[in-house]
Context: one part of a larger RNA
RNA sequence: CUGGGCUUAAAGAGUGCGUAGGCGGCUUGGCAAGUUGGGUGUGAAAUCCCUCGGCUCAACCGAGGAACUGUGCUCAAAACUGCCAAGCUAGAGGAAGAUAGAGGUGAGCGGAACUAAUGGUGGAGCGGUGAAAUGCGUUGAUAUCAUUAGGAACACCUGUGGCGAAAGCGGCUCACUGGGUCUUUUCUGACGCUGAGGCACGAAAGCUAGGGUAGCGAACGGGAUUAGAUACCCCGGUAGUCCUAGCUGUAAACGAUGAGCACUAGGUUGGAGGCUCCUCCAUAGGCUUCCGACCGAAGCGAAAGUGUUAAGUGCUCCGCCUGGGGAGUAUGGUCGCAAGGCUGAAACUC
Numbered sequence: 001c002u003g004g005g006c007u008u009a010a011a012g013a014g015u016g017c018g019u020a021g022g023c024g025g026c027u028u029g030g031c032a033a034g035u036u037g038g039g040u041g042u043g044a045a046a047u048c049c050c051u052c053g054g055c056u057c058a059a060c061c062g063a064g065g066a067a068c069u070g071u072g073c074u075c076a077a078a079a080c081u082g083c084c085a086a087g088c089u090a091g092a093g094g095a096a097g098a099u100a101g102a103g104g105u106g107a108g109c110g111g112a113a114c115u116a117a118u119g120g121u122g123g124a125g126c127g128g129u130g131a132a133a134u135g136c137g138u139u140g141a142u143a144u145c146a147u148u149a150g151g152a153a154c155a156c157c158u159g160u161g162g163c164g165a166a167a168g169c170g171g172c173u174c175a176c177u178g179g180g181u182c183u184u185u186u187c188u189g190a191c192g193c194u195g196a197g198g199c200a201c202g203a204a205a206g207c208u209a210g211g212g213u214a215g216c217g218a219a220c221g222g223g224a225u226u227a228g229a230u231a232c233c234c235c236g237g238u239a240g241u242c243c244u245a246g247c248u249g250u251a252a253a254c255g256a257u258g259a260g261c262a263c264u265a266g267g268u269u270g271g272a273g274g275c276u277c278c279u280c281c282a283u284a285g286g287c288u289u290c291c292g293a294c295c296g297a298a299g300c301g302a303a304a305g306u307g308u309u310a311a312g313u314g315c316u317c318c319g320c321c322u323g324g325g326g327a328g329u330a331u332g333g334u335c336g337c338a339a340g341g342c343u344g345a346a347a348c349u350c
Base pairs, nucleotide, nucleotide: 004321005320006319007304008303012318014201015200016199017198021194022193023192025088026087027086028085029084030083031082033081034080035077036076037075038074039073040072041071042070049065050064051063052062053061054060091191092188093187094186095184096183097182098181099180103177104176105175106174107173108172109171110154114150115149116148117147118146119145120144121143125136126135162169163168206247207246208245209244210243211242215241216240220236221235222234223233258317259316260315261314262313263312266295267294268293269292270291271290272289273288274287275286276285299306300305323350324349325348332343333342334341335340
């Protein structure tokens, strides 16, 4: 190299866009680079193989043949790949009409709750726990009513419901804006798929600067528990959580399952649409497209399971794996303000 794999054994990059590259629908004509056949030149000798022969045999040696799977030239073929030309519509995209949605960004608004402040009522406890205590309270707490202020989050609706590439997205309204689905077959005519590098997005925590801070709450302080208690429980509480601008670039970033296309029994069910029969309407029913969930034939699988949303059967492209530990460490490089990220060994040992 061939070969074997990647849900759970090692192994799918967190996700997308896309460069090079790889791969690529149907028809016709041409060319002949790949491809195939014929001829011819060359492919030194030795070696290897076959047949003879020489050393008593063998190793060894000699002779002849074959081979040298390669390559040049030339003649021919045109199915397939390629290239050129012309065309097609089943892939892909556009258009028109309709449509569902927590898709995104910005602005404004709303009510419940909470906390605080002020005022009223009231007068001894409140709070908390397994039980307590720390804590709060006669400078009037808790409770209750009213007013005001503030920040954060949006109960019910809410649903194996929806949308988004993933991360993720949930009060209401407006503005701007991305994508999807269905129908018509109206247009273009292979414009496609994947994608090394690259670029962009990327939860939480963390970092920088400036704001904000109601509740919660790492650290920290106190009270308990305990043999101890650097915890679990309780009372407080700073960063943080929130906003703006930037950085970080990681997660059990999970379906632990890369993307695309095609094919291969069904049944139930949810969401968004379209068409349609009996008999005019309407429901139910039937047919059909897209998305989601469950159960299951065959098959696959070590099994669990999976099963038209494949882990089945095939093709194309990318990423990754190769015993455990050492180790995602050391070193070098590179990125980062830092924390650290990416890349990533070996000795040794079992």